Notes: A computed fold for a 310-nucleotide RNA from a Chloroflexota bacterium, annotated as Bacterial RNase P class A. Its mean pLDDT, the model's own confidence on a scale to 100, is 78. It is recorded under the gene name rnpB. The RNAcentral record of the sequence draws on ENA. Its Rfam family is "Bacterial RNase P class A". From the family's description: Ribonuclease P (RNase P) is a ubiquitous endoribonuclease, found in archaea, bacteria and eukarya as well as chloroplasts and mitochondria. Gene Ontology terms of the family: ribonuclease P activity, tRNA processing and dimeric ribonuclease P complex. Taxonomically the source falls in Chloroflexota (Bacteria, Bacillati).
[in-house]
RNA sequence: GGAGGCGACCGGAUGGUCGCGGGCGACGCCGAAAGGCGGCGUUCGAGGAAAGUCCGAGCUCCAUAGAGCAGGUUCGCGGGUAACGCCCGUCCGCCGUGAGGCGAGGACCAGCGCCACAGUGACGAUGCCCGCAGCGAUGCGGGAGUGAAACGCGGCAAGCUCGAGCCGGAGCAAGACCGAAUAGGAGGGCGCAAGGCGACGUUCGCGUCGCAGCAGGCUGCUCGCUCAGCCCUCGGGUAGGUCGCAUAGAUGGAUGGCCGUCGCGGGUCCACGGACCCAGACAGAACUCGGCUUACAGGUCGCUCUCCAG
Numbered sequence: 001g002g003a004g005g006c007g008a009c010c011g012g013a014u015g016g017u018c019g020c021g022g023g024c025g026a027c028g029c030c031g032a033a034a035g036g037c038g039g040c041g042u043u044c045g046a047g048g049a050a051a052g053u054c055c056g057a058g059c060u061c062c063a064u065a066g067a068g069c070a071g072g073u074u075c076g077c078g079g080g081u082a083a084c085g086c087c088c089g090u091c092c093g094c095c096g097u098g099a100g101g102c103g104a105g106g107a108c109c110a111g112c113g114c115c116a117c118a119g120u121g122a123c124g125a126u127g128c129c130c131g132c133a134g135c136g137a138u139g140c141g142g143g144a145g146u147g148a149a150a151c152g153c154g155g156c157a158a159g160c161u162c163g164a165g166c167c168g169g170a171g172c173a174a175g176a177c178c179g180a181a182u183a184g185g186a187g188g189g190c191g192c193a194a195g196g197c198g199a200c201g202u203u204c205g206c207g208u209c210g211c212a213g214c215a216g217g218c219u220g221c222u223c224g225c226u227c228a229g230c231c232c233u234c235g236g237g238u239a240g241g242u243c244g245c246a247u248a249g250a251u252g253g254a255u256g257g258c259c260g261u262c263g264c265g266g267g268u269c270c271a272c273g274g275a276c277c278c279a280g281a282c283a284g285a286a287c288u289c290g291g292c293u294u295a296c297a298g299g300u301c302g303c304u305c306u307c308c309a310g
Stems, first nucleotide, its partner, number of pairs: 001308004005303006012262007020045006027038004047282001051293002054291005059171004071167005076090005091105001092103004106162002111160002113156003123152001128143006175243004185234006196211006216226003265278005
């Protein structure tokens, strides 16, 4: 000097102006009130991942004697932690020249299943050569060859399974409180017709249907129409509201735009003082934490770290 490894971090700053959401203050308008609306002032207003919603918790409701089965999940060993599938250390295995990185690393002497290609044969065995036995079929022993593995209690559990540990379910649309109007429910009060006329049926008690019609209703009155309800109380639910809920925080969701200066990066020109132009990612809260994973322009720092060249 070059190429790497590991760890940590930043994710533009500042001013003006126009807006957006929340809180507070005083004011104006509307309203009987509760409250609503409006502008003004002041103050607060996204991230390292707010993301995926993958793990573990808090919190809430439901369920729940105890134990077991089923189901799910984890898996060397030791430690950390509220807890974890997270983190740290370490052993072993694999990858890398190395610093280092990765690992779904309990058990195939319980059972089942599978073992590509090659090879006679992949757990069912015996094709080839040699030797021995035999009339022979064949049997026994040895050898060669294939393959990751060749008969040996073979290999595989990122196959079923077995073992051990752990695990109740649903989630802030959880849930708690207040609570209309209308309809329906319960109780009480008032009113009526248990009436009139007609028809039909009849067990001769009455029943059904029709007509007229009082109160009440439709408009304050008249006419007309309608024809058995009306009023009070109680309780449940709904709409809606408040809380849960936070020094951003919502009823579908504000946190933005433009301009100036500076800084970082790139490019062009240069009289080396500078001038001009361009770019700035991934993304965006919704009950709250601890992790993991994934995305990311550009940049910074640390290391007694590694390799190569001089």